[in-house]
RNA sequence: CGCGCGGGAGAGAGGGGCGCCAGGUUCUCUGGAUUCCCCCGCCGAAGGCGCAACCGGCCCCCGGAAACGCUCAGGCAGAAGGACCGCGCG
Numbered sequence: 001c002g003c004g005c006g007g008g009a010g011a012g013a014g015g016g017g018c019g020c021c022a023g024g025u026u027c028u029c030u031g032g033a034u035u036c037c038c039c040c041g042c043c044g045a046a047g048g049c050g051c052a053a054c055c056g057g058c059c060c061c062c063g064g065a066a067a068c069g070c071u072c073a074g075g076c077a078g079a080a081g082g083a084c085c086g087c088g089c090g
Stems, first nucleotide, its partner, number of pairs: 001090007012040001014039004020032004041076003047072001048070003054064004
């Protein structure tokens, strides 16, 4: 460094729209699920970035850089993912 197993947090199951399914008193209806689109709110532990703690050097410049910060990406029921930790193997 890679593979396997286990553990693994945070934040709306938010609102609206076309379509879909069911019901119906057939209407500007009601309920349900959800691919997609839009809007608002939020999270931070893939990745990314930094004005950044800290570390180093030929030292007022340069380099490295976090679980800090930013939230582009990603995420906010479940699943998946998931920094990091433990064990095993190569």